[in-house]
RNA sequence: GAUAAAGCCAAACUUAUCGUGAGGUAAGGACGGAAAGCUACGGGACUUUUCUAGACAUAUUCCAAGGAGUAAUAGUCAAGUUAGCCGGGUUACCGAA
Numbered sequence: 001g002a003u004a005a006a007g008c009c010a011a012a013c014u015u016a017u018c019g020u021g022a023g024g025u026a027a028g029g030a031c032g033g034a035a036a037g038c039u040a041c042g043g044g045a046c047u048u049u050u051c052u053a054g055a056c057a058u059a060u061u062c063c064a065a066g067g068a069g070u071a072a073u074a075g076u077c078a079a080g081u082u083a084g085c086c087g088g089g090u091u092a093c094c095g096a097a
Stems, first nucleotide, its partner, number of pairs: 001094001008033002013028006031084001037090003041087003044082005051075003058071005
C1' cells in the first nucleotide's frame, strides 16, 4: 500500500500487586493504533533527590519588632519514568491492482 482477507495490540476506568514517586506488572475493559513490535540515542513531558536563588506578592514559624528562617516557586547536579509525545535506530505479519 486496497472500502480485501487472516490475524495482532489495548487508552480511560476497576481490582490485585511492586515502587518514596513518576510509573511498572497481571486480570477485566476498548478510546484508539499499520509498527500502539523492540530500543531511552536526540528533543519534550514527568518523578525523587543535590545545590543555588527565594526581590515583590502568598502561607507559616521565630523575633530584640529592625528583621530572620521555612514552604510554595524558579533554575540546576544526579538517579529514574514515559516507545500510546515527536524524531532516530532496528526487526517483522498480510498483500490485490
Molecule: c-di-GMP-I riboswitch aptamer
Organism: marine sediment metagenome